The RNA shown here (c-di-AMP riboswitch aptamer (ydaO/yuaA leader)) has 132 nucleotides and comes from Planosporangium flavigriseum. The organism belongs to Planosporangium, within Bacteria.
RNA sequence: GGCUGGUCGCCGCCGAGUCACCGCAGGGGUGAGCCGGGGACCCAGGUACCUGGGGUGAAUCCGCACGGUGCGGUAGGGCGUGUGCCGGCCCGAACCCGUCAGCUAACCCGGUAGGCGGCACAGGCGAAGGAA
Numbered sequence: 001g002g003c004u005g006g007u008c009g010c011c012g013c014c015g016a017g018u019c020a021c022c023g024c025a026g027g028g029g030u031g032a033g034c035c036g037g038g039g040a041c042c043c044a045g046g047u048a049c050c051u052g053g054g055g056u057g058a059a060u061c062c063g064c065a066c067g068g069u070g071c072g073g074u075a076g077g078g079c080g081u082g083u084g085c086c087g088g089c090c091c092g093a094a095c096c097c098g099u100c101a102g103c104u105a106a107c108c109c110g111g112u113a114g115g116c117g118g119c120a121c122a123g124g125c126g127a128a129g130g131a132a
Stems, first nucleotide, its partner, number of pairs: 010118005018032005033112006043102001052100001053097004061073005076091004083126004087121001
């Protein structure tokens, strides 16, 4: 000097997943904020049979090959203040309820995780506004 790994601090990304207080040997608790579900009139909804049906999430659908699985695309989503455009780079999963749920005021019930990055998209060009 280079490479790799760990820890701490700081700064950031996806995501609702943050903050305050109490307790703390440990397991936690109470609020605020944010997020999700159930739940009337009205509206939607004719009936029967087959296939049950539904929810969180951007993560749906199609084609080819194919024993499993893979390849290509795609609705949709993400990339350092908010926002528009252009270009580029990525994701396009997973899980849950259990025969049951349309919307839905009052009301009721939950969640507040996890995973990553740090000289690189903290790329370029605008509009509007704010502050000094």
Overview:
The coordinates come from a structure-prediction model, not an experiment, and the mean pLDDT is 78.